This is a predicted structure of a 95-nucleotide RNA (Purine riboswitch aptamer) from uncultured Niameybacter sp. RNAcentral holds the sequence, with entries from MGnify. NCBI's taxonomy places the organism under Bacteria, Bacillota, Clostridia, Lachnospirales, Niameybacter. Its Rfam family is "Purine riboswitch aptamer". For this family Rfam cites "Riboswitches Control Fundamental Biochemical Pathways in Bacillus subtilis and Other Bacteria" (Mandal et al., Cell, 2003). Rfam describes the family as follows. Riboswitches are metabolite binding domains within certain messenger RNAs that serve as precision sensors for their corresponding targets. Allosteric rearrangement of mRNA structure is mediated by ligand binding, and this results in modulation of gene expression. A class of riboswitches that selectively recognises guanine and becomes saturated at concentrations as low as 5 nM. In Bacillus subtilis, this mRNA motif is located on at least five separate transcriptional units that together encode 17 genes that are mostly involved in purine transport and purine nucleotide biosynthesis. Rfam 15.1 lists 4,097 matches to the family in 1,411 species.
RNA sequence: AAAGCAAAUCCUAUUUUUUCGUAUAUACUUGGCGAUUGGGCCGAGAGUAUCUACCCGCUUGCCGUAAAUAAGUGGACUACGAGGAAAUUUAAAUU
Numbered sequence: 001a002a003a004g005c006a007a008a009u010c011c012u013a014u015u016u017u018u019u020c021g022u023a024u025a026u027a028c029u030u031g032g033c034g035a036u037u038g039g040g041c042c043g044a045g046a047g048u049a050u051c052u053a054c055c056c057g058c059u060u061g062c063c064g065u066a067a068a069u070a071a072g073u074g075g076a077c078u079a080c081g082a083g084g085a086a087a088u089u090u091a092a093a094u095u
Base pairs, nucleotide, nucleotide: 007095008094009093013088014087015086016085017084018083019082020081021080022079023078024053028045029044030043031042032041033040038063039062047054055075056074057073058072059071060070061069
């Protein structure tokens, strides 16, 4: 001086997972059909600087054969942003 092996530091990107934040209240309005041993089913609108979703349980009322349901409670999914963790990846270099 060159090459190889191993480790550390530094750089780039991606993925997974997790914790938060924002949105939305898993709200709201409405048409049709249906049940009452029940209180269900199918649509439409609308809400988000927003794609998607708009459901599943539980509790307590209320109605009393009529046509209408009320209150509460647990759970997310999706979009975007931020942080943590893990894995993979990339350039040049130093020790």